[in-house]
RNA sequence: CUCAUCGAGAGGGGCAGAGGGACACGGCCCGCUGAAGCCCCGGCAACCAACUACGGCACUCGUCCGCGAGGCCGCCGCAGUCAGGUGCUACAUCCGUCCCGUGGCGAAAGCCGCCGCGGGGAAGAUGAG
Numbered sequence: 001c002u003c004a005u006c007g008a009g010a011g012g013g014g015c016a017g018a019g020g021g022a023c024a025c026g027g028c029c030c031g032c033u034g035a036a037g038c039c040c041c042g043g044c045a046a047c048c049a050a051c052u053a054c055g056g057c058a059c060u061c062g063u064c065c066g067c068g069a070g071g072c073c074g075c076c077g078c079a080g081u082c083a084g085g086u087g088c089u090a091c092a093u094c095c096g097u098c099c100c101g102u103g104g105c106g107a108a109a110g111c112c113g114c115c116g117c118g119g120g121g122a123a124g125a126u127g128a129g
Base pairs, nucleotide, nucleotide: 001129002128003127004126005125006124011041012040013039014038015037019030020029021028024097025096026095027094042089043088044087047085048084050081051080052079054077055076056075057074059070060069061068062067093123098120099119100118101117102116103115104114105113106112
């Protein structure tokens, strides 16, 4: 940099001692009934790897050139198994910020302000390349 996903799921112990939910601000929430971090033991999931079945392509053989048969090796798709490489294990990528649409209220059509809803973006996380 590119692609996929961001739904769901899964905690105990020891050390430590004030922060944490990625960053900034605002809000919301968790935390001395113990935050971050480190260690141990579990667990979750199934991205990659591995394996199996099926299908397609390729391949081989035959051919009346329409196709038929085969199944060793390869590629792709799909489903399943496993748990080797990662990852994760409060609540959800916590919400807003930028853009578009839209509902209500403000005398309110538009502008604007406040409170919401939907979609997208940006940024980020994890995996693969």
Molecule: SAM riboswitch aptamer (S box leader)
Organism: soil metagenome